[in-house]
Parts: sequence; structure tokens; C1' cells
RNA sequence: GAAGUCGGAGAGACAGUCACGGGUCCAUUCCCGCCAAAGGAAAGGUUUCGAGGAAAGUCCGAGCUCCACAGGGCAGGGUGCUGGUUAACGGCCAGGGGGAGCGAUCCCACGGAAAGUGCCACAGAAAACAAACCGCCACGCCUUCGGGACGUGGUAAGGGUGAAACGGCGAGGUAAGAGCUCACCGCGUCUUCGGCGACGAAGAUGGCAGGGUAAACCCCACCUGGAGCAAGACCAAAUAGAGGAGGAUGAGGCGGCCCGCCUCGUCAGCACUCCCGGGUAGGUCGCUAGAGGAUGUCGGCAACGGCAUUCCCAGAUACAUGACUGUCGCCGGCGCUGCGGCGUUCCGGUAACAGAACUCGGCUUAUGACCGGCUUCUCAC
Repeated sequence: GAAGUCGGAGAGACAGUCACGGGUCCAUUCCCGCCAAAGGAAAGGUUUCGAGGAAAGUCCGAGCUCCACAGGGCAGGGUGCUGGUUAACGGCCAGGGGGAGCGAUCCCACGGAAAGUGCCACAGAAAACAAACCGCCACGCCUUCGGGACGUGGUAAGGGUGAAACGGCGAGGUAAGAGCUCACCGCGUCUUCGGCGACGAAGAUGGCAGGGUAAACCCCACCUGGAGCAAGACCAAAUAGAGGAGGAUGAGGCGGCCCGCCUCGUCAGCACUCCCGGGUAGGUCGCUAGAGGAUGUCGGCAACGGCAUUCCCAGAUACAUGACUGUCGCCGGCGCUGCGGCGUUCCGGUAACAGAACUCGGCUUAUGACCGGCUUCUCAC
């Protein structure tokens, strides 16, 4: 220097002028009200706060809320090496095993195929209680006498097909072959040792049996109610409507009189007034102080946890968080250079992805620029 791999931190700073949303305080006007107080509304002033690393996708896990629920089981769904971490997780950390890469490093749903069932395209003779297409060997027979043809049998060592062909490789053995026998490797079983464990190492032994596939059915172990802040709680118009209560007046009676009550009439009549369950518009709460942030320290390889100090950091409802200017910083250009840089007075840019709406922990995806560790290669000394 190139290529690669892993990680870190940040997402410009300050000032000014306007603009917007929330809170505090102040005064003004209006509403309500007899006045005042309290309350409400409007515009104004003051002061303070005002997006993210992903606020995103809504893929997992929780808090919170409502509904359901005696207990147990089935079905359904999920997870699936070990240990730890956590409120919890399918996350994270550390480790084991397997795989990719020269390497740094990365990837893996990684329980069971010896309970049962299914499937294994194409090619191939045969795809699973194996199978003779070519070949090899023995015998018989024919023979043109050439291991040439035919028949019967043996053979899975060789060829060929395939993603995969019933252990690999060498030697012995054999008519040719074959775990048929032996050594090594692999595999199964047992023992010992190491490790909390996944597992690893060593030794003995068996003698090859049991192809693959479970994000196919299935079996095993463990976990598992449903819906979501438009959850949910409260206040509550106008209009319509279900229900309830209530009229005016005359005579008589009770009574000392009034009010009231009772009886009998007359008039009005489904109107009006009042009460009221539920509940719409609208409003209030839920709503942001939280498994919270920062710093330090201690424990731990780490994820993470303990302690101390300190901070308060958006809560809108048509939806705020923006624009411009200046200085500094940064980047690029240009100029100078002693090649390290310099340029008070040069020029340009200051970007990407994106935007809270109940809140957290993760994962994934989007994204511009910077810094560092490590690996491999090349060049120079």
C1' cells in the first nucleotide's frame, strides 16, 4: 500500500432573529355568577422543556389493562447441545460438537432414523427383508483352435449411473472374490480418568450389523389462556326515545282559619314542566419517574449484577420539535511548502436513513462519514 475481517464512538458546537407544541408565573378581555371568590375560554408577555440510533418493521419477550379461568388431562401452538444471565425471551454471554475459509473470522432448530409409517426426482441392473448391466472366475459344451461363442453357477474387488450403492485402506487368502482373516482408521459396547455439564482422552472388546430424510407424519422433554392504550376508567351536552311524577276550577265534608286531605262535578288534555337508567358528540384520566439515564467503584472471562453520588429528559390529537444568519469545528478545492504542515483577509459544502403517540428488553431492516484492533498478500529499508 492492497484485499479482507471484527469492533468502537458519534450523528456537529455556540450565539442571534423569527415560527411551532407542552408546563410555570404575570396581567388583560370575555363567559359563569346578585357582587366577589373559585372555575372556564381567548389572544399576549415571562421563563423553562421539546425525537432516534434506528423513533421504522411489528418478528419475539415482558410490564400494564380488560375478558375468561376449581383441579387435572386431551387437542392446538412453540422451543430443542451444555452451563450461565435476565422481570422474561426464540435474546445475550461463555463453552462443547459439526461445517466454511490459507487466515483473522464466520455459519449451524445441534433431541430421537435401533417404536412405527411415508418419501428418495433424473440416471441407473439395482434406492433398501438389496441388486448381476459391463466385467472377473470355475465347470459343461461348441469351435474356424483366437480365453472366440453359448449355457449353468460363483463373485459386489474393478467399470459405469447417481446427491446417496449395505464401512475405508493395505496385506494375507481364494478358481475369482468377499471382515473370510489380520494391522491401522471409522463404528458399536464396556471400563477407567478429566470436566458441574455438553463432551473429551486412554484402554479393552465386538467383528460390520443399523443408507438418507423428523423447518415429513411421528416419538420424547420442556414451555404455553385470549385480546390489546381504538386496552380500560370517569364526567357528560344537543336531539330522539323507554320509564316515572305533576294540572286548573266549583260545591260539600274534616277543621276556629290558612295550607292540606277526602267525596262528587265541570274544563283542559298527550301539550308543557320536572326527575331518571343507558349512552353519542365533547372533555378528563390512563400519559410518562422508569426492570430510567449519567458518573464512579466493587464482583464476574463475559452477558450481567451490587453499592454510592447525581440528573429529570416530549407527551401532541390533525399531529409541535422548523427556517435563516454569523463564528468555530469538520470535509473538499485552490495556493505555498523545508512534505511535517500552513493559509487572520481565498472558494464551495456541512449532507445519509429517517421521524415519537402506553412503556420497556431484544432481534431484523434502512443509512452517510470517521477511528481502531487483527489477518493475508505485495513493496521498500

Bacterial RNase P class A from bacterium DOLZORAL124_64_63, 381 nucleotides, folded computationally. It matches the Rfam family "Bacterial RNase P class A". Its family is annotated with dimeric ribonuclease P complex, ribonuclease P activity and tRNA processing in the Gene Ontology. A source record names the gene rnpB. RNAcentral records the identical sequence in 2 taxa. The sequence is in RNAcentral, with records from ENA.